[in-house]
Predicted 3D model of a 1397-nucleotide RNA (small-subunit ribosomal RNA) from an uncultured bacterium. Model confidence (mean pLDDT): 85 of 100. The RNAcentral record of the sequence draws on ENA and SILVA.

RNA sequence: AGAGUUUGAUCCUGGCUCAGAUUGACCUUUUGCGGCAGGCUUAACACAUGCAAGUCGAGCGGGCGAGGUUGCUUCGGUAACUGAGCUAGCGGCGGACGGGUGAGUAAUGCUUAGGAAUCUGCCUAUUAGUGGGGGACAACAUUCCGAAAAGGAUGCUAAUACCGCAUACGUCCUACGGGAGAAAGCAGGGGCUCUUUAUGACCUUGCGCUAAUAGAUGAGCCUAAGUCGGAUUAGCUAGUUGGUGGGGUAAAGGCCUACCAAGGCGACGAUCUGUAGCGGGUCUGAGAGGAUGAUCCGCCACACUGGGACUGAGACACGGCCCAGACUCCUACGGGAGGCAGCAGUGGGGAAUAUUGGACAAUGGGGGGAACCCUGAUCCAGCCAUGCCGCGUGUGUGAAGAAGGCCUUUUGGUUGUAAAGCACUUUAAGUGGGGAGGAGGCUUACCUGGUUAAUACCUGGGCUAAGUGGACGUUACCCACAGAAUAAGCACCGGCUAACUCUGUGCCAGCAGCCGCGGUAAUACAGAGGGUGCGAGCGUUAAUCGGAUUUACUGGGCGUAAAGCGCGCGUAGGUGGUUAAUUAAGUCAAAUGUGAAAUCCCCGAGCUUAACUUGGGAAUUGCAUUCGAUACUGGUUAGCUAGAGUAUGGGAGAGGAUGGUAGAAUUCCAGGUGUAGCGGUGAAAUGCGUAGAGAUCUGGAGGAACACCGGUGGCGAAGGCGACUUUCUGGGCUGACCCUGACGCUGAGGUGCGAAAGCGUGGGUAGCAAACAGGAUUAGAUACCCUGGUAGUCCACGCUGUAAACGAUGGAUACUAGGUGUGGGAGGUAUCGACCCCUUCCGUGCCGCACCAAACGCAAUAAGUUCCCCGCCUGGGGAGUACGGUCGCAAGGCUGAAACUCAAAGGAAUUGACGGGGGCCCGCACAAGCGGUGGAGCAUGUGGUUUAAUUCGAUGCAACGCGAAGAACCUUACCAGGUCUUGACAUCCAAAGAAUCCUGAUGAAAGUCGGGAGUGCCUUAGGGAGCUUUGAGACAGGUGGUGCAUGGUUGUCGUCAGCUCGUGUCGUGAGAUGUUGGGUUAAGUCCCGCAACGAGCGCAACCCUUGCUAUUAGUUGCUAACAUUGAGUUGAGCACUCUAAUGGGACUGCCCGUGACAAGCGGGAGGAAGGUGGGGAUGACGUCAAAUCAUCAUGCCCUUUAUGAUCUGGGCUACACACGUGCUACAAUGGAUGGUACAGAGAGCAGCGAGACAGUGAUGUGGAGCGAAUCUCAAAAAGCCAUUCUCAGUUCGGAUUGCAGGCUGCAACUCGCCUGCAUGAAGUCGGAAUCGCUAGUAAUCGCGGAUCAGCAUGUCGCGGUGAAUGCGUUCCCGGGCCUUGCACACACCGCCCGUCA
Repeated sequence: AGAGUUUGAUCCUGGCUCAGAUUGACCUUUUGCGGCAGGCUUAACACAUGCAAGUCGAGCGGGCGAGGUUGCUUCGGUAACUGAGCUAGCGGCGGACGGGUGAGUAAUGCUUAGGAAUCUGCCUAUUAGUGGGGGACAACAUUCCGAAAAGGAUGCUAAUACCGCAUACGUCCUACGGGAGAAAGCAGGGGCUCUUUAUGACCUUGCGCUAAUAGAUGAGCCUAAGUCGGAUUAGCUAGUUGGUGGGGUAAAGGCCUACCAAGGCGACGAUCUGUAGCGGGUCUGAGAGGAUGAUCCGCCACACUGGGACUGAGACACGGCCCAGACUCCUACGGGAGGCAGCAGUGGGGAAUAUUGGACAAUGGGGGGAACCCUGAUCCAGCCAUGCCGCGUGUGUGAAGAAGGCCUUUUGGUUGUAAAGCACUUUAAGUGGGGAGGAGGCUUACCUGGUUAAUACCUGGGCUAAGUGGACGUUACCCACAGAAUAAGCACCGGCUAACUCUGUGCCAGCAGCCGCGGUAAUACAGAGGGUGCGAGCGUUAAUCGGAUUUACUGGGCGUAAAGCGCGCGUAGGUGGUUAAUUAAGUCAAAUGUGAAAUCCCCGAGCUUAACUUGGGAAUUGCAUUCGAUACUGGUUAGCUAGAGUAUGGGAGAGGAUGGUAGAAUUCCAGGUGUAGCGGUGAAAUGCGUAGAGAUCUGGAGGAACACCGGUGGCGAAGGCGACUUUCUGGGCUGACCCUGACGCUGAGGUGCGAAAGCGUGGGUAGCAAACAGGAUUAGAUACCCUGGUAGUCCACGCUGUAAACGAUGGAUACUAGGUGUGGGAGGUAUCGACCCCUUCCGUGCCGCACCAAACGCAAUAAGUUCCCCGCCUGGGGAGUACGGUCGCAAGGCUGAAACUCAAAGGAAUUGACGGGGGCCCGCACAAGCGGUGGAGCAUGUGGUUUAAUUCGAUGCAACGCGAAGAACCUUACCAGGUCUUGACAUCCAAAGAAUCCUGAUGAAAGUCGGGAGUGCCUUAGGGAGCUUUGAGACAGGUGGUGCAUGGUUGUCGUCAGCUCGUGUCGUGAGAUGUUGGGUUAAGUCCCGCAACGAGCGCAACCCUUGCUAUUAGUUGCUAACAUUGAGUUGAGCACUCUAAUGGGACUGCCCGUGACAAGCGGGAGGAAGGUGGGGAUGACGUCAAAUCAUCAUGCCCUUUAUGAUCUGGGCUACACACGUGCUACAAUGGAUGGUACAGAGAGCAGCGAGACAGUGAUGUGGAGCGAAUCUCAAAAAGCCAUUCUCAGUUCGGAUUGCAGGCUGCAACUCGCCUGCAUGAAGUCGGAAUCGCUAGUAAUCGCGGAUCAGCAUGUCGCGGUGAAUGCGUUCCCGGGCCUUGCACACACCGCCCGUCA
């Protein structure tokens, strides 16, 4: 000191959460020792039991009485005297301290600082006294009563108890003459003096008593300031405020009372209400602050609840009294007793807080002369990890890096020097022994002072002697002994936040402080291994402060994030120009007093250290008093004129109120002309109109609003104000400058104004028009559109008091670059004059620098820089809601919460995607055309259904004649049944056998069980290679799952023109720029411009093919010339065609025009070909979790006598139906018959198969030629020439079916193809909708290949014939670029609102 979390990413605002410290703590789990502290925060709830306040016999009279003495004695005792000690009662002092608790109390309290009108027992000092009498009451005795507690009556008695008398230095009262008022004795000693000879007087010492003064201590009272929240508590107060007299108190005082006056308090918060003991301090914090008030100390209050007084120095009294109440207990029912918020303890409450302990040894307290007694104060001990502090649980060495665990790429890694082993040590705990300090005193003796007449007594002192005294305590501490022996856990490991892997689980179980994990490969759940952190503790929970500058004094904000009142006037308050004097309140400085101690801090000291304890200092930031200072602020006084205002000249204006007037238009009424429609809409209808509308003309009525001018022009505080004009009136500007002399600014409350709508009363009502009615639209349409139409809109008076009342920007002052408009003034130069130009004041706009700002933006009209005042904000929702108050006729306004809930809500900007936004452009995208599909039959694929199985995959475009370039068996993955289990297939080991061939039985086959023949190849002669069979196990196998774990491959957008990078620059940043702009292109193609300059992947080109040509080469190709033949058949030739290798050719190269002198475009020439010549191959970054685990490969999971392997048969070919893709048709541009012409590209030895023969034909017989420019497939077909059919379900069409055949093949039933004869279905050009195609293309015609035993309407190729149309880019679809909006980012198949469940 910060971090996480809003977003695809960014910056900001803003909340939530975390890391820290702390606690009288609780809980879970664990636990060795010691020291020092702490320990009912809840029920001020109720309390059993014991103890917590007594003491004094040296105040008094009695009682008991060990012991002693004397007399008597029956020797048992008895009487008298004495008597240590104990003692109920009277009396004295103390029970007002100490101890507990925090209920009450917001001031009768507390804190700080002051004050005057008081008291004070015991204590200290001083002064003066202490004389002499009297009468009672307890105890006690007798008696009565009661259960008890208690009580009554009679009688006796003492005192330091009580009451007089005397005395009165001082004291008190006073009318200044005077008057009033005290006391108590007790104990020890002496024996000089006196007498009654004793227990006396007297003397003396000590302790007391009385009166008084002073002090100390303690207490009472008063004043000022400070001391929590609520205004949804605004008025409170009759003893109330003051005075006088009186009373009362220790004392001032309405403290009380009588009379008089009418005051007193309050927005600086009275009163009411909620909560609360206050302070020193404690916790936190850098501090300022915030929270808190346990332990310790000070003050206050209370003592079962409420009230009251008595006694006393002191109480309205915790362990006193009286009364009332509640509760508990006793009771003989009549009546009594009690008060743990003392120490222990019990019940209860609660998450939670201890022993019915020891001792007065120490420190204090009470009593006493003292010894002593009492003391749950206190000192100690017990319990509790509640906290703080300290110590320990071993140390060294030890690599075979053991075993085991975990992980693993199977090689190793890690646990880990860790363990074991070896060598040491003994703190603490244990056992035994020793052993301080806390003890100072006290008593006796002795010595020595004081006092005294005294050596008594009393009282001091003593390195003197003896005695006595420790709860803690088995103390602290020291020594010895034995042995590593007795002693480690808890939380966490996704990020924040240090620490990672495996297994299990599979949105389940669970975790979670926030974000969030978990749906089959979870570092987030659970377990394990390992690691991290702390450690006798650890973690959770609760609470406080911090972080949070998130209430901002220090130290925040308000244009858009929450936040400027709608706007004025103005009260209180706050604040205020300039000069001088004075004062000294604020301010500054010094001194003094105080600020208790403890605590905190610093320096020391004592416990072995620390915690702890303790000495000294500092600090206590405060308050008060006094003496000073006087710059600033304040007060007072006297001035000034720059702020403000008055008077004066000028001038602008939809400023306000009021009366009057004008014109245009709409509507209505009357009349004229005139006839069938008008009106309205996207299209219509409702509506109006032959009873005369609409149109047009004339006249009239009435209400409302004021075109043009008109302008980011004017005025006003805002709302707002617009025809002309009368009257009244406010404000502002400007020129010169007379006067006043700070009169100013702001403004809580208050008060006024305040759009529209709305309300009340009364008018008015042309147009418009909520509600309402009708017509449309629509799935519906309580809407948008149309026809009507009432409140209202208008006027007067009154109310309401709100708006996106906005510049989303409160008012005032001063200052801080410019540029350019516009409105109203003034001045100046120049000019004949006007315009223009310059300067200046006020208003109103735009652009812009600095600054500011999260950015957008603002920028002299600030959102800049100062100062003053007011208002307002503190996460989103709930909610501007509820309740209360107040205002209003009402509607409603103002003020204004909480429970609960979420982790966001929000601002600005960025990149995309999207838009039934815009601009530009392209594509058989539309349009223009040609031909189809959709209707029929069939073929084929799919869905669905069916089935034992109908194997699986592909599903919008981008699945559906797709994987499949060809399912009768095989294929085959599916089904039924029969079989096998190291296996059909691979590698390794062992044994045997060559391999192989022939054959029998059984079986549907696979298979099973047999028989026979056969002994190979290489060789270094050892052996080796290959094959077959058998056996064992490692393993094989899987078209089983997951294409959402993957590789590879592919589709698609799309052959669309895009996609990026480096450096630089701009921006806080995401990002931008480049890649945008102006042109152009098929193209991010090229040119120009430009904070960009370059580059890469794409485009293009390079490649193949085709179109022209040259050269080379001529066989199997060709044939112009020569010869020859039935025939390029042969000779001959290579000119031509053709073949196949290498070249050439095309580049906007040339010309004209256009364009910007560019890129390019248009036209032309030449050329076989012209602007990419045609076609192909070639597919950027990426998107679709697109397709494929069934081509292949592959992780993980699953299976292993089966989900593997094999065989036979079946199925993939089913069939109510739906869809896609095709074929054939519906005919005359045709069908049929006959004749006849012209291709290209291919294929061929398990092959193509000629000619010939047979058959109507499929085909068969047979086999010439050919591994092919030679032979064969092979006939090209449409076409052309003839003939026929004549518009019909036909001489169209060929489905379906029957019969007879052919071919392939083990096999043609399920389930092949072909032929002949016969049969002759639907169908007459196809609804909505939809597909292909821009030239050698569509259309049409045939030919060939792959797959293949056989099977082609599919598919891949080939050539023949060979069109039509394209105005154009408005629209549909898809795409590209720029721009704009956005609350979308899973990106419009988005997001999201309401209702219902």
Its Rfam family is "Bacterial small subunit ribosomal RNA".